[in-house]
RNA sequence: GCCGGCGUGAUGGAAUUGGCAGACGUGCGGGACUCAAAAUCCCGUGGUGGCGACACCGUAUGGGUUCGAUCCCCAUCGCCGGCA
Numbered sequence: 001g002c003c004g005g006c007g008u009g010a011u012g013g014a015a016u017u018g019g020c021a022g023a024c025g026u027g028c029g030g031g032a033c034u035c036a037a038a039a040u041c042c043c044g045u046g047g048u049g050g051c052g053a054c055a056c057c058g059u060a061u062g063g064g065u066u067c068g069a070u071c072c073c074c075a076u077c078g079c080c081g082g083c084a
Stems, first nucleotide, its partner, number of pairs: 001083007010026003019067001027045006046057004060076005
């Protein structure tokens, strides 16, 4: 230099036919149980605004296609693999 794959909450990792983003687990916060703890069980857990109902934003970054994009297209950045 060329080719291919990947990038999603704190973290592992789903959602792929383009149609509710974050299922499920770990971690964290709160509670139950216990004399106390461990284990187990229950609830919560992206951001901003709002008293609230809700609204808007958010899938590496920027743009495009579309009524609608994590998903398709283009460029860039990073990581991994292959070829030279």